[in-house]
Molecule: Glycine riboswitch aptamer
Organism: Anaerolineaceae bacterium
């Protein structure tokens, strides 16, 4: 310097599910109830890895194998806590641009 990675900002695209019922004179981002969604956020774990305990084979040790327990361990899977179910807003993710950082090629 050119790629690559991470993060911030801006712009664009961006799904799903009730315009549910009831209450409060009116009002509200209100309260209650039922039904539903998964793509803010959050929780869970498979293979595997490590540790530990018993047992087995082995003359002993190192080690090996089966099983139990513990820890780590992914997601668009799963849960539905949170959030959401007309529009708006939000929205994982993708694309473009910008800035900063990394020092992987």
């Nucleotide at each position: 310097u050119u790629g690559g990675g991470u993060c911030u900002g801006u712009c664009g695209c961006g799904a799903g599910a009730g315009u549910g019922c009831g209450c409060c004179g009116c009002c509200g981002u209100g309260c209650g109830c039922c039904a539903c969604c998964g793509a803010a956020g959050g929780g869970g774990c498979a293979a595997g890895u490590g540790g530990u305990c018993c047992g087995c084979a082995g003359g002993c040790u190192g080690g090996g194998c089966u099983g139990g327990c513990c820890a780590c361990g992914a997601a668009a899977c799963u849960c539905u806590c949170a959030g959401g179910u007309u529009c708006a807003g939000g929205g994982a993710g993708c694309g473009a641009c910008u800035g900063a950082c990394c020092g992987c090629a």